[in-house]
RNA sequence: GGGCGAUUAGCUCAGUUGGUUAGAGCGACCGAUUUACACUCGGUAGGCCGGGGGUUCGAGUCCUCCAUCGCCCA
Numbered sequence: 001g002g003g004c005g006a007u008u009a010g011c012u013c014a015g016u017u018g019g020u021u022a023g024a025g026c027g028a029c030c031g032a033u034u035u036a037c038a039c040u041c042g043g044u045a046g047g048c049c050g051g052g053g054g055u056u057c058g059a060g061u062c063c064u065c066c067a068u069c070g071c072c073c074a
Stems, first nucleotide, its partner, number of pairs: 001073007010026004019057001028044005050066005
């Protein structure tokens, strides 16, 4: 230098040929249970989806540029 992939909650990840409120598990907090802790059960908070621009009535999803990380080629 060229190609491919990834970026969504504190962490690991889903998210349907673009459609009306963005989810799960773990973790945190509160409560129930217990003499107490753990386990278990219920609940709550937490993300405008890496950043900019574009297409569209509508974008996490499509296009483009940039950033970061990984792999391959030279």
The RNA shown here (transfer RNA) has 74 nucleotides and comes from a Patescibacteria group bacterium. The organism belongs to Bacteria candidate phyla, within Bacteria. Rfam family: tRNA. About the family: Transfer RNA (tRNA) molecules are approximately 80 nucleotides in length. Rfam classes the family as a transfer RNA. The coordinates come from a structure-prediction model, not an experiment, and the mean pLDDT is 81.